This is a predicted structure of a 528-nucleotide part of an RNA (large-subunit ribosomal RNA, domain I) from Bythopirellula polymerisocia. Its mean pLDDT, the model's own confidence on a scale to 100, is 80. It was read from a public genome assembly. Taxonomically the source falls in Bythopirellula (Bacteria, Planctomycetia, Pirellulales, Lacipirellulaceae).
Context: one part of a larger RNA
RNA sequence: GGCGUAUGGGGGAUGUCUUGGCAUCAGGAGGCGAUGAAGGGCGUGGAAGUCUGCGAAAAGCUCGGGGGAGUUGACAAACAAAUGUUGAUCCCGGGAUUCCCGAAUUGGCGUGUAGUGAAUUCAUAGCUACACGUGGCGAACGUGGGGAACUGAAACAUCUAAGUACCCACAGGAGUAGAAAGAAAAAUCGAUUUCGUCAGUAGCGGCGAGCGAACGCGAAACAGCCCAAACCGCGAGGGUUUCCCUUGCGGGGUUGUAGGGCCUUUCAAAUGAGAGUCACAAAAUUGCUUGCUAGUAGAAUCCUUUGGAAAGAGGAACCGUAGAGGGUGACAGUCCCGUACACGAAAGCGAGCGAUCUCUCGAAGGGUACCUGAGUAGGUCGGAUCACGUGAAACUCCGACUGAAUCUACGGGGACCAUCCCGUAAGGCUAAAUACUCCCUGAUGACCGAUAGUGAACUCAGUAUGGCGACUGAAAGAUGAGAAGAACCCCUUUUAGGGGAGGAAUGUGAACCUGAAACCAUACGCUU
Numbered sequence: 001g002g003c004g005u006a007u008g009g010g011g012g013a014u015g016u017c018u019u020g021g022c023a024u025c026a027g028g029a030g031g032c033g034a035u036g037a038a039g040g041g042c043g044u045g046g047a048a049g050u051c052u053g054c055g056a057a058a059a060g061c062u063c064g065g066g067g068g069a070g071u072u073g074a075c076a077a078a079c080a081a082a083u084g085u086u087g088a089u090c091c092c093g094g095g096a097u098u099c100c101c102g103a104a105u106u107g108g109c110g111u112g113u114a115g116u117g118a119a120u121u122c123a124u125a126g127c128u129a130c131a132c133g134u135g136g137c138g139a140a141c142g143u144g145g146g147g148a149a150c151u152g153a154a155a156c157a158u159c160u161a162a163g164u165a166c167c168c169a170c171a172g173g174a175g176u177a178g179a180a181a182g183a184a185a186a187a188u189c190g191a192u193u194u195c196g197u198c199a200g201u202a203g204c205g206g207c208g209a210g211c212g213a214a215c216g217c218g219a220a221a222c223a224g225c226c227c228a229a230a231c232c233g234c235g236a237g238g239g240u241u242u243c244c245c246u247u248g249c250g251g252g253g254u255u256g257u258a259g260g261g262c263c264u265u266u267c268a269a270a271u272g273a274g275a276g277u278c279a280c281a282a283a284a285u286u287g288c289u290u291g292c293u294a295g296u297a298g299a300a301u302c303c304u305u306u307g308g309a310a311a312g313a314g315g316a317a318c319c320g321u322a323g324a325g326g327g328u329g330a331c332a333g334u335c336c337c338g339u340a341c342a343c344g345a346a347a348g349c350g351a352g353c354g355a356u357c358u359c360u361c362g363a364a365g366g367g368u369a370c371c372u373g374a375g376u377a378g379g380u381c382g383g384a385u386c387a388c389g390u391g392a393a394a395c396u397c398c399g400a401c402u403g404a405a406u407c408u409a410c411g412g413g414g415a416c417c418a419u420c421c422c423g424u425a426a427g428g429c430u431a432a433a434u435a436c437u438c439c440c441u442g443a444u445g446a447c448c449g450a451u452a453g454u455g456a457a458c459u460c461a462g463u464a465u466g467g468c469g470a471c472u473g474a475a476a477g478a479u480g481a482g483a484a485g486a487a488c489c490c491c492u493u494u495u496a497g498g499g500g501a502g503g504a505a506u507g508u509g510a511a512c513c514u515g516a517a518a519c520c521a522u523a524c525g526c527u528u
Stems, first nucleotide, its partner, number of pairs: 001527009015513001016478002020448002022445007029437002031137002039101003042055003046079001049075003061095006070083003108134009141172001142170005152159001156206001182189002193220005203211002224429003227373001231251009256407001258372003261368007272361005284356010295343002301316005317334002319323001325337003378402007388414001409424005466471001485512001488500004
């Protein structure tokens, strides 16, 4: 020096655990904000710091309800000073207070009313005042306006990725769409949305890569309506004032088998029928039932034994509409919290049903030809969207230029024409079925178990650190049943460490459960 064994050091793997996460299901809620939000700053306690709570009325004030013995939040024990059966602390509901910043506002914008009032007489613009509204924040979902590239095409340009990512605007608990100028081709269906299928089909496509329907069928859910116009009435303004034009309000009226208006004929009718407050016109009040926001009550076990400790083992019982689960000094139906079953609200909020209330309600025949959405439909050129890349390219939308018809009408049926069929544009509203989860409650897991699971299980994580900044972004859990956290004695190089003592165990001693390997040391053995 090497190897082996043993004993230690070192280190923190492994095992066990879980306060924290992840995912799914069901129900709720789906907003907060000028009555000042979200988010911050600074304060606030007997007491220095941090977290939590609160706001100069500051770990709180007040009222109502619950509850019943201790309490003055946590790290964090002790002390001080208080408080409570005259019901505190605590929990739920209502109210008060609520510093400063922040939309941050003594402002901007919009609408209405009134006043004032230019160029310019009237008027208008503008200005001023008042009232009402709006503004900002928020996880995803939605609609709209903009809108990539990497990539794929084995290169690349049309194409693809993709109308995706991202940006902006706006709305709601959902949003969009929606009651046929539809789809079809059978003398059919009958608003919209979503799902399954049709179907990777028909098609589109440097016919490459790729893109990719619809009809029909089966389901979920179902709901239909209101204006404009003709005509009538009332009012206002203007004009050549028997009349016409413009305009406000009310009645009327709303469709394709055309409907409505007007004129006329006949019949009917309310002591009825129906609807409604979240579409279809619009306001409320109240009763009952029920749910949420605190809670109440809740059965049944003892002995012996091992042990530090019994829930273990042995023996003998009991309850069960409760043997879900958690805790308790090891594994508990009967020790504790609970669980099953059964109850509970002064106050606030939600839902359902009813009442009051409010509102609506003719039919047929004949005639007439008054109305039925115009710079619209359509066209040309240029684009876009449609599964459809300009193609034979319809339909739909946009820009420019044009530009009809008026029910004997007009649009569509994938160039176009005819026949036939279907529908009635150029105004508007509309629940449900659908999408999502920042958040609340309950339940569950062949989900994780501290290099995992959220980035974050940890007094103090979006923290420390880094960056001028946008931003980036960790590590870090476990003494023990109980601190009983080692009184006292001794050694010493004296805040270290060690030996006794104490205490189930200290090989649980705070650098604390278990304590692997690397690495280091000591002792012994073998060997060079």